RNA sequence: UCAGAUGGCCGGGUGGCCGCGGGCAGGGCAACCUGUUCGAGGAAAGUCCGGGCUCCACGGAAAGACGGUGCCGGUUAACGGCCGGCGGGGGCGACCCCAGGGAUAGCGCCACAGAAAUGACACCGCCUACCGGCCUAAAGCCGCGGCAAGGUUGAAAUGGUGCGGUAAGAGCGCACCGCGUUCCUGGCAACAGGAGUGGCACGGCAAGCCCCACCGGGAGCAAGACCAAAUAGGGACGGCACGUAAUCCGUUUCCGGAUAGCCGUCCGGGUAGGUCGCGCGAGGUGUGUGGCGACACACAUCCCAGAGGAAUGGCCAUCACCUCAGCAAUGAGGAACAGAACCCGGCUUACAGGCCAUCUGACGCG
Numbered sequence: 001u002c003a004g005a006u007g008g009c010c011g012g013g014u015g016g017c018c019g020c021g022g023g024c025a026g027g028g029c030a031a032c033c034u035g036u037u038c039g040a041g042g043a044a045a046g047u048c049c050g051g052g053c054u055c056c057a058c059g060g061a062a063a064g065a066c067g068g069u070g071c072c073g074g075u076u077a078a079c080g081g082c083c084g085g086c087g088g089g090g091g092c093g094a095c096c097c098c099a100g101g102g103a104u105a106g107c108g109c110c111a112c113a114g115a116a117a118u119g120a121c122a123c124c125g126c127c128u129a130c131c132g133g134c135c136u137a138a139a140g141c142c143g144c145g146g147c148a149a150g151g152u153u154g155a156a157a158u159g160g161u162g163c164g165g166u167a168a169g170a171g172c173g174c175a176c177c178g179c180g181u182u183c184c185u186g187g188c189a190a191c192a193g194g195a196g197u198g199g200c201a202c203g204g205c206a207a208g209c210c211c212c213a214c215c216g217g218g219a220g221c222a223a224g225a226c227c228a229a230a231u232a233g234g235g236a237c238g239g240c241a242c243g244u245a246a247u248c249c250g251u252u253u254c255c256g257g258a259u260a261g262c263c264g265u266c267c268g269g270g271u272a273g274g275u276c277g278c279g280c281g282a283g284g285u286g287u288g289u290g291g292c293g294a295c296a297c298a299c300a301u302c303c304c305a306g307a308g309g310a311a312u313g314g315c316c317a318u319c320a321c322c323u324c325a326g327c328a329a330u331g332a333g334g335a336a337c338a339g340a341a342c343c344c345g346g347c348u349u350a351c352a353g354g355c356c357a358u359c360u361g362a363c364g365c366g
Base pairs, nucleotide, nucleotide: 001362002361003360004359005358006357007356008355009354010353012319013318014317015316016315017314018313020039021038022037023036024035025034026033027032041337045348046347048346049345050344051343052342053220054219055218056217066216067215068214069213070212071085072084073083074082075081086100087098088097089096090095101211102210106209107208108205109204110203123151124150125147126146127145131143132142133141134140159177160176161175162174163173164172178200179198180197181196182195183194184193185192186191224276225275226274227273234267235266236265237264238263239262240261246259247258248257249256250255283302284301285300286299287298288297289296290295321334322333323332324331325330
């Protein structure tokens, strides 16, 4: 210098004018006015996880069902987050990626191709040593047979490579590697290393059912609490109306049973509406200490939107940035994603442009 990796930060600055929303103070009968102060984000987004808070349910605990999580250790209020390790995979490397428990608990599945897909298998092929026949015998041929080295299919073919061995072969024997198993060493652990041993038996799939361990009661600020009109309806009490009335039922006359109006006062439920919940919090910033780190603790300091669905903006000047034009001076234009509504911790997704730190590789120079 170029190409990369990881972690973090910013997301226009300053000044002036005008405007909008909340709080406070003052004025005004009120509408409102004046002053002062505060007023979006790293994601306020998706609403995917975890919690606070609230109401409902529930005597406690355990089990079952259902859902979730799934290497080990730590961190946290909690988590499926984060940190540090382990194992596997990728990259020359910095570094990145992985739902990563159990396949000797059981069931199930393994398409196509292929001889054979799990009780593994024999299509092409290899071999005639033994045995039988032809032949006197050998050789050869046929039979009875042996084999799985090589080829073919597949995502996967029952250990791999080499040497020996054999008729041909084969863990049949041996060495190394892999695997199982026993012991030792290191580590809290996942796991790693070593020594012996077994000759290989034990294919894959649990983001198929399932088994094991752990976690989980439900709904959500339209939660929920309080105040409370008008109208309609309910209840209690009092007054008026009391009839040989009316309506309904017993089929009908008779007879019997049931129901019912108006006014006033009070009570309770509840709607509209209003108030609270609602901003001091697992809070921000700085410093120090402990820790590899996530994080924890201590001290100092700050108060930082809260409404209604609605506010949080615009203009000018200047500086910085980008694009275009121009030799230049300069001129014109642009400026991402997006936008609170109960709150907090994460994850994910969107994002013009820019900055910082550490590290890696290549080349060059000293």
A computed fold for a 366-nucleotide RNA from an Alphaproteobacteria bacterium, annotated as Bacterial RNase P class A. RNAcentral holds the sequence, with entries from ENA. The prediction has a mean pLDDT of 77. Rfam family: Bacterial RNase P class A. Rfam describes the family as follows. Ribonuclease P (RNase P) is a ubiquitous endoribonuclease, found in archaea, bacteria and eukarya as well as chloroplasts and mitochondria. It is recorded under the gene name rnpB. The source organism's lineage runs through Bacteria, Pseudomonadati, Pseudomonadota and Alphaproteobacteria.